[in-house]
């Protein structure tokens, strides 16, 4: 670092998916070990049972043990429970993060530090007793103690009043002196000594020590507030606020403050987003990523909030308190029904629900917290172990030789190849795990003993330090080291069509299944399943699910709006961004320094620690922010003066359908009137409806009334767009140029707001000639709700108003600069020249075409940019759903504006390319049209199909299938069917058993026959004597299949099409697919030549080369020919001869547009001439380019898989392909007189022949039949050509025309003519009397017509096929149409390519969504009612030990209780947000 996916291919936009990394995971298949992490993300759901916070007897009595030293303790009392620990509901800001403030504050314990610590007094709980009560617990009397509580006394001081002086900070304060006044503490304990005093002989006061109490100061430390700055989504939430903004006085807090609470003022917040509504603990980090970002907030740390829901305080130094108290709700439990009790979001465990998350463990040994003077208690904080491959790191399942390449498994071209040195063997090791021995760091403290120093009067006490001894480990007999034994006990996952590494066989047969995305699968699946192989990873390995990532696909780095999505329809101007030149100041933004913060931990480097890693420690670094200071002045900003170039303003010109009112003309239209005239007019492709004898159309004159401005008129003007067009006035704007002068930056853009905005359309009055939505009729049509025609209403027009949109486009947002030209045009200026308005230059503003650099996916834009930059606005992020729905705001309405989701594709898209195709365009070709001539469709027959029979009617083939495969079905063919028979088989190979003739002849039973059974006759060859060959025959491999796939193949074949086309290579030119070449002018039959050109060449194809015909000529003369000479014959090349002809079959020649004219571009080439047998490829044939159709063949014939194997094979007999209500093609014969019938005479060519061809002769009316000459053929035979000619006859009929059918008798040929041959004779004489819609065929020796030969063949269905001769024709203007084709060019949303693609209705099923009488819920506002606990205030005639006092009381002072404000749940009303749901649309 990128791929895969839109097309026939390209390049561009796009969007989906994929490879990375990760995780508090889950799920599946497998699991050895270990280390270090790390586990309830879901129900802030409900919890059984244990454990989590107590300590101090050195503060108090009191009870109790007792070794008499002490110990235990419920109760006063102290500390202390506000820490530790958990969760993440709530909070969007009372929070958190970063920096300040605190001159507005508090802080127990702890440090230092000044003082001080005197003296008294009342109760009370434990206890003891009465009592209630189920219980929890509760009431009463009576007794006591303190370090519990109350006075009082000192006041260093502290606090307030007032005077004073000083400093410092500057809203107003703070700090300090000095002075007076007031107010205001306390408590012991405990261990010791006798220096001082009493009394005594050791003790008290005294006094030291230690702990503590008391009023202050400073510190730490922890907390309380207030500021700025930062902190999601949404405007389909824009207005929100009444303690709400400020005062001013009272309250109140530890402290400022609407933090209350009266009164006064009427403000505060907001587009820089208030308010609302939704989500959400926030941070250091983690995860990702080059990075800037994105996501995320688990485990460690920090802050915060909670604590069964809601509410409130009390205690306290702190709490409105997780395991503390009081209401009020829910839930649970307990009850003797009155009442009562609880709160795992502590650790560990239980249910439930989820895909999911663990032990009712050990232990205070460390480490840390409370309490204690200590020892020591406590501690689910903690430190361990347990469980889970949940993560991360480490190890291991063995290592070296081993080739017969073992066996088996897969494959296989049967040759091998793989698996694999991989196994087996054979030397070896010993790591985990096993088994035995040894055995830890983590222990530092504490105690107790010497013993030095310090205080002190002291050798007590204490501190402080040194030494001895002693005494503490849950983990754990772990971790670690030895040893012993033994290759033993220890490998699985997911993948193999492409992205992506890694391939075959079998099985299935759009089945069963796979798929992340493209897509696999219909019988040869590297895509599904098994196997065998491979490839990746590895105690894991795959799948789902989330994040970044890639994705520059939201673009700050780092994107874009002509056509892909995407410039608002337009212009003015609000905020608000942006801003010419010059000097000055200022520092707020910029830079620079230095400091102060940025917690640890964590990433990151560098060291060490664990045997390494992972994890741990230590040290830098980093922490890109924030503050504070002190400095810089070039930019930016702020101010202050200055300037003119931006912009404006004035003064002279100039332009125009800009714009608003008012008047005003003609010419055309339709209507009115009136003359003239008569039968049609109108209208269309053709019509009809329509109008017209009650006079239309026409045509003449008069009028009316209305909308619209011909020609000027022009990619010409003006406006900011919508848009302005007879003329004439009167208002109003705006532009352009030129000169000067003046302002002195006043400028540009522009969210919101407000204006202006084509056409339809709405409202209300008018107005209405034409034209015309709707609507009527009449054509058209299968239908015509259209298009055409005849009418015809709103509308079009004014007048005020509304709508507010359009392909409102140059699909191009406004401004301002810069950047090669050229050539029109409209308006203006100025020069030249010139009589000039003509012209030519310069220059300026508008409007156009061409271009150059540039850009652009391309197309295309190019001083009028889409080119280079700068300001600012807008708008865009796949398609479809949808510019829709809901809400909102605008409207009369119509609607418009804003504007999603859900579902659902994997593409939607632009622009290019090459094709195809078009009821687009040019140009050309063909018997394609036309122009002829014949036919075919009706008839009959003959053949093929088709369809239907049918045991069977083998199969194939269909534009290119149909007289085709079939150049021959009676058997055989024969591939179907009945039926009879054989299984190594009719046929080929090879091994094997036996044999030597069982083979072969021949006979003989049975049979339809094949075959079965016997019988008889043969007794094989060769040999080196081993055997070999052959032949049977018996057993296995195997044959054999016309069975099946022509959509696995080969080969051959049709077909477009004998169309003139397809290509290459090199250059170029394009990002590219391609493109040029091959396109243009011309010209051919032709991509055939020419020319001319970024092309030069080349290659299959055309031509040509081949055959054949037409002409000559040269050898050569049989079997062929005969002029001349010659013999003969009734005749005849019969014969001698001859090579001339004429033929025959070999070689040449000859035709090239060579000549001539004339045309064309001096050309290619065309037209006519000549000459020539023959003329412009002379006919004819052979010869088919690249490729198209999964065209056609698997039944020629080869072959790949599949299938059958005593049968889907093989052999036999018969039948059957030959059927027949019917329909299609091909042919034949005819339907007559250009003919039939009967005689007569002519004239070919090409071919065949020995299992033949068959003469002559005879027979028979004829097929034929007898016969056999003659010929392996230029010799001889089929062999007669016929049509034509020349005579006769028939004379328009179903016929002397046609010959189907039929009946009888025969040939032949075959083993056999019934199913089912041809032919002959004689008889019979059907249908048809020129053929309908529609069709084929042919352009010259051709259609049309006569005969002829062959191949297949025993014989024939041949009227077919291939082939030869003979008679012998019209016609073609021309290419508009019909069908095919070639070229070029043009649209395309078509590529399986118009037989295409693709809309919409309606059926059916299924999904999501909207509406919808209306029904349920959450959440929350308002207003009102009730009013718990409980501060706070008000009373307080219950009641009350300390203090005062004049004392049976009373006061101070407290307090039960009521009571008022506030006040949670609860209730009633009414509202708003969001879900669910519901006939039916």
């Nucleotide at each position: 670092a990128g791929a895969g996916u839109u097309u026939g291919a390209u390049c561009c936009u796009g969007g989906c998916u994929c490879a990375g990394a990760a995780c508090g995971a889950a799920c599946g298949c497998u699991g050895g070990c270990g280390g270090c992490g790390u586990g309830g993300a879901u129900u802030a759901g409900g919890c059984a049972u244990g454990c989590a916070a107590g300590u101090c007897g050195a503060a108090c009595g009191a009870u109790c043990c007792u070794u008499c030293g002490g110990g235990a303790u419920a109760g006063u009392g102290g500390c202390a429970a506000a820490a530790g620990g958990g969760u993440g509901a709530g909070u969007a800001a009372u929070a958190u993060g970063u920096g300040g403030a605190u001159a507005a504050u508090u802080u127990g314990c702890c440090u230092c530090u000044u003082a001080c610590u005197u003296g008294g007094g009342g109760a009370u709980a434990a206890c003891a007793u009465u009592c209630c009560g189920a219980a929890a617990g509760g009431a009463g009397u009576g007794c006591u103690a303190a370090u519990a509580c109350c006075g009082a006394a000192u006041g260093u001081g502290a606090u307030g009043c007032a005077u004073u002086a000083a400093a410092c900070c500057a809203u107003g304060g703070u700090u300090u002196u000095a002075u007076g006044c007031a107010u205001u503490a306390a408590a012991g304990a405990u261990a010791g000594c006798c220096u001082c005093u009493a009394c005594u002989u050791g003790u008290a006061a005294g006094c030291u020590g230690u702990c503590g109490g008391u009023a202050g100061g400073a510190g730490a430390u922890a907390a309380g507030u207030c500021c700025a700055c930062a902190u999601c989504c949404u405007a389909u939430u824009a207005g929100u606020u009444u303690g709400u903004u400020g005062g001013u006085g009272g309250g109140g807090u530890a402290a400022a403050a609407g933090c209350c609470u009266a009164c006064c003022a009427a403000g505060a917040c907001g587009a820089u987003g208030a308010u609302g509504g939704g989500u959400a603990g926030c941070c250091g980090a983690c995860c990702u990523g080059a990075g800037a970002g994105g996501g995320u907030g688990a485990c460690c740390g920090g802050c915060c909030a909670c604590a069964c829901u809601g509410g409130g305080g009390c205690u306290g130094a702190g709490a409105c308190a997780c395991u503390g108290c009081c209401c009020a709700g829910a839930c649970u439990c307990c009850u003797a029904c009155g009442g009562g009790a609880g709160g795992c979001u502590g650790c560990a465990g239980u249910c439930g629900a989820g895909a999911a998350u663990c032990u009712u463990u050990c232990g205070c040994a460390a480490u840390g917290g409370g309490g204690g003077a200590a020892a020591c208690c406590c501690u689910g904080a903690c430190g361990a172990a347990g469980c889970g491959a949940c993560g991360c790191c480490g190890c291991g399942u063995g290592a070296g030789c081993g080739a017969u390449g073992a066996a088996g498994g897969c494959c296989u071209u049967c040759g091998g190849g793989u698996u694999g040195u991989a196994a087996a063997g054979c030397u070896c090791u010993g790591u985990c795990a096993u088994c035995a021995g040894g055995g830890a760091c983590g222990a530092a403290a504490g105690g107790u003993c010497u013993u030095u120093c310090u205080u002190u009067a002291a050798u007590a006490a204490a501190g402080a330090g040194a030494g001895g001894c002693u005494c503490u480990g849950a983990c754990g007999g772990u971790a670690c080291c030895u040893g012993g034994a033994g290759a033993g006990g220890a490998a699985g996952c997911c993948c193999c069509g492409g992205c992506u590494a890694a391939c075959u066989c079998u099985g299935u047969g759009c089945c069963a299944g796979c798929a992340g995305c493209c897509g696999c699968g219909g019988u040869a699946a590297u895509a599904c399943a098994g196997a065998g192989g491979g490839g990746g990873c590895g105690a894991g390995c795959g799948u789902u699910g989330u994040u970044c990532g890639g994705a520059a696909u939201c673009a700050u780095u780092g994107g874009g709006c002509g056509u892909a999505a995407a410039g608002g329809g337009c212009g003015a101007g609000u905020a608000g961004g942006u801003g010419g030149u010059u000097a000055g100041a200022u520092a707020a933004g910029u830079c620079g320094a230095g400091u102060g913060u940025g917690a640890a931990a964590g990433c990151c480097u560098c060291g060490g620690g664990c045997u390494c890693a992972a994890c741990c420690c230590g040290a830098g670094a980093u922490c890109c922010g924030c503050g504070c200071u002190c400095g810089a002045a070039a930019c930016u900003a702020u101010u202050u003066g200055a300037c003119u170039u931006g912009a404006g303003u004035a003064c002279a010109g100039a332009a125009g359908a800009a714009g608003a009112g008012a008047g005003u003309g003609g010419a055309a239209u339709u209507c009115u009137c009136a003359g003239u005239g008569u039968a049609g007019c109108g209208g269309u492709g053709a019509a009809a409806u329509g109008c017209g004898u009650a006079g239309a159309u026409a045509u003449u004159g008069a009028g009316a009334a209305g909308a619209a401005c011909a020609c000027c008129a022009g990619u010409g003007g003006c406006g900011a767009a919508a848009g302005c067009g007879g003329c004439u006035c009167u208002c109003u704007a705006u532009u352009c140029u030129g000169a000067u002068a003046c302002u002195g930056a006043c400028a540009c853009u522009g969210a919101g707001g407000a204006g202006c905005g084509a056409a339809a359309g709405c409202u209300a009055g008018g107005g209405g000639a034409g034209c015309a939505a709707a609507c009527a009729g009449g054509a058209u049509u299968a239908g015509a709700u259209a298009c055409c025609c005849u009418g015809g209403u709103a509308g079009u027009c004014c007048u005020a108003g509304c709508u507010g949109u359009a392909a409102a486009c140059g699909a191009u947002g406004u401004g301002c600069a810069c950047u090669g030209g050229g050539u029109g045009u409209g308006g203006g200026g100025a020069g030249g020249a010139u009589c000039g308005a003509c012209c030519c230059u310069c220059u300026u503003c508008g409007u156009g075409c061409c271009g150059a650099a540039g850009c652009u996916a391309a197309c295309g834009c190019a001083u009028u940019a889409a080119g280079u930059g700068c300001a600012c606005c807008g708008c865009c992020u796949g398609g479809g759903g949808a510019g829709u729905a809901c809400g909102g705001c605008c409207g009369c309405a119509a609607g418009g504006c804003u504007a999603a989701a859900a579902c659902u594709c994997a593409a939607a898209g632009g622009a290019a390319u090459u094709g195809a195709c078009g009821g687009g365009g040019a140009c050309c070709c063909g018997c394609a049209c036309a122009a002829g001539c014949g036919g075919u469709g009706g008839a009959g027959c003959a053949u093929g199909u088709g369809g239907u029979u049918u045991a069977a009617u083998a199969c194939g083939a269909c534009c290119a299938a149909c007289g085709c495969g079939u150049a021959g079905a009676a058997c055989c063919u024969u591939a179907c069917c009945a039926g009879g028979g054989c299984u190594u088989g009719a046929c080929a190979u090879g091994u094997c058993u036996g044999u030597g003739a069982a083979a072969g002849u021949c006979c003989u039973a049975u049979g339809a026959a094949a075959g079965u059974a016997g019988g008889a006759c043969c007794c094989c060859u060769c040999u080196u004597c081993g055997g070999a060959g052959c032949a049977c025959u018996u057993a296995c491999a195997c044959a054999g299949g016309u069975g099946u796939u022509g959509c696995a193949c080969g080969g051959c074949u049709g077909u477009c099409g004998u169309c003139a086309g397809c290509u290459c290579g090199u250059g170029u030119c394009g990002u590219g697919a391609g493109a040029u070449g091959u396109u243009g002018g011309g010209u051919u039959a032709a991509g055939u030549c020419c020319c001319g050109c970024a092309a030069c060449g080349a290659g299959c194809g055309c031509a040509a080369c081949c055959c054949u015909u037409a002409u000559u000529c040269c050898c050569a003369g049989u079997u062929g020919c005969c002029a001349g000479c010659g013999u003969g014959u009734a005749a005849u090349g019969a014969c001698g001869g001859g090579g001339a002809c004429u033929c025959u079959a070999g070689g040449a020649a000859g035709a090239c547009u060579g000549c001539c004219u004339c045309g064309g571009u001096u050309a290619a080439c065309g037209a006519g001439g000549a000459g020539g047998a023959a003329g412009g490829u002379g006919g004819g044939g052979a010869u088919g380019a690249c490729g198209u159709c999964a065209a056609g063949u698997c039944a020629u014939u080869g072959u790949g898989g599949c299938c059958c194997u005593u049968a889907c094979g093989c052999c036999c007999u018969g039948g059957g392909c030959u059927a027949c209500a019917c329909a299609c093609g091909u042919g034949c014969u005819a339907c007559a007189a250009u003919g039939g019938c009967c005689g007569g005479u002519a004239c070919a060519a090409a071919g065949g022949g020995u299992c033949g061809c068959g003469a002559a002769a005879c027979c028979g009316c004829g097929a034929g039949g007898u016969g056999g000459a003659g010929c392996c053929a230029a010799u001889c035979u089929c062999a007669a050509a016929a049509a034509a000619c020349c005579g006769g006859u028939c004379u328009c009929a179903g016929u002397u025309c046609g010959g189907a059918u039929u009946g009888a008798a025969g040939u032949c040929u075959g083993c056999a003519a019934u199913u089912c041959g041809a032919c002959u004779u004689c008889a019979u004489g059907a249908a048809g009397u020129u053929g309908g819609a529609a069709u084929c065929g042919c352009u010259a020796g051709u259609a049309a017509u006569g005969g002829u030969g062959c191949a297949u063949c025993a014989g024939c269905u041949a009227c077919g096929g291939c082939g030869c001769c003979g008679u012998g024709a019209a016609u073609a203007c021309g290419u508009u149409c019909c069908c095919g084709g070639g070229u070029c060019u043009u649209g395309u949303a078509c590529a399986c390519a118009c037989c295409g693609c693709c809309c919409g209705u309606c059926a059916c099923a299924u999904c999501a969504u909207g509406a919808a009488a209306g029904u349920c819920g959450a959440c929350u506002g308002u207003a009102c009612c009730c009013g718990a606990a409980g501060u706070c205030g008000c009373u307080g005639a219950a009641c009350c030990a300390a203090c005062c006092c004049u004392c049976u009381g009373g006061g101070a002072g407290g307090a039960a209780g009521g009571u008022g404000c506030c006040g949670a749940a609860g209730g009633u009303a009414u509202g708003g947000u969001u879900g669910a749901u519901a006939a039916u649309c």